[in-house]
Molecule: transfer RNA
Organism: bacterium
RNA sequence: UGCGGUUUAGCGCAGGGGUCAGCGCACUGGACUCAUGAUCCAGGGGUCACAGGUUCGAAUCCUGUAACCGCUU
Numbered sequence: 001u002g003c004g005g006u007u008u009a010g011c012g013c014a015g016g017g018g019u020c021a022g023c024g025c026a027c028u029g030g031a032c033u034c035a036u037g038a039u040c041c042a043g044g045g046g047u048c049a050c051a052g053g054u055u056c057g058a059a060u061c062c063u064g065u066a067a068c069c070g071c072u073u
Base pairs, nucleotide, nucleotide: 002071003070004069005068006067007066010025011024012023013022018056027043028042029041030040031039049065050064051063052062053061
C1' cells in the first nucleotide's frame, strides 16, 4: 500500500430480510439447608460499533467511517 475477517447483554457466542433479539456463564430475588455450596423456580440487563442508503419491513443486504485481528507489498 492493497486485501480479508470480526464488532449482538458484564463475559463467551448463536441468529444471514418478517412472527418476541436468544443461549451458556455471571448478576438479583425466592425455594431447599443449622449454614455454605450444589440443585430448582423467577427476574433485571441490548437503542445488534457509528452514520447514510435499499426495502412495506434491516442485527441480517449495499456504501462510508472507527476499533481489533490476520495476510500481502